[in-house]
RNA sequence: CAAUCAUGAAGAGAGGCGCGAGGGUACUGGCCCGCUGACCGCCCGGCAACCUGAUCCCAUUGAGGUCAAGGUGCUACCGCCAGCCCGUGAGGGACCAUGAUGG
Numbered sequence: 001c002a003a004u005c006a007u008g009a010a011g012a013g014a015g016g017c018g019c020g021a022g023g024g025u026a027c028u029g030g031c032c033c034g035c036u037g038a039c040c041g042c043c044c045g046g047c048a049a050c051c052u053g054a055u056c057c058c059a060u061u062g063a064g065g066u067c068a069a070g071g072u073g074c075u076a077c078c079g080c081c082a083g084c085c086c087g088u089g090a091g092g093g094a095c096c097a098u099g100a101u102g103g
Base pairs, nucleotide, nucleotide: 001103003101004100005099006098007097008096013044015043016042017041018040022033023032024031027083028082029081030080045075046074047073048072050071051070052069053067054066055065056064058062079095084092085091086089
């Protein structure tokens, strides 16, 4: 880098420091956030349970529960809403993001 599988309506500080004008993760149209400093970077805290780990139970090699040490991820608004399809919805796709796997 592409592929496969799983998840994306829940949850968790609009915290401290720095930077300085855009940002809300393809594109477009909206809407919202932003010099009362957003986004982004670092630090601390927190959330989750995808992977590793520890542990419990059942089974026989698989499923479920708990913990949260490690690797990640996340920590405004449903992935902010919509676009394509349909039976119009907590619907299905597409796109995007995250984790794991092998190449």